[in-house]
Parts: sequence; structure tokens; C1' cells
RNA sequence: CGAACGAAAAGGCACACCCGCCGUGAGGCGGGUUCGCAAAGUCACGGGGCCCACUCCGGGUCAGCCGGACUACCGAA
Repeated sequence: CGAACGAAAAGGCACACCCGCCGUGAGGCGGGUUCGCAAAGUCACGGGGCCCACUCCGGGUCAGCCGGACUACCGAA
């Protein structure tokens, strides 16, 4: 220095819920909140859930569902 790993320390994010706004909707954004998270950072690539449309072809959403990829703070065993 790198990989793996996850004790400690410094921090970080923010489920459900509430309020406001956007959206047909799933859901998203902002604020409060703090269940949890070592990537709860990013990506819709694969699987899966959900929504819309539907004659066919489909379109969208969820990364805090699983897998994968990329990047990353700290440094005990």
C1' cells in the first nucleotide's frame, strides 16, 4: 500500500409515522422523527415485489427485497 474483516473512535444515513408539494398510481422531494444500517453511497444489469395501460407491443416504480457492478471513512483482532 492492497485485499479480507468489523473491535474502537470520528462521523454519516434515516424505516414506520406526521406535515407540505409533485405524480393516474406505485412512489418521489423537503421538513420533523429515529426502527435500524459497515456501504441504508451510486447504478434498474439479473431475479423479485408494486403501479399504470392493455387487442398486441409495453411503460413506470422500489437500491432500506435478493444477487451483481463501481466508488468510499477508520484501522484493533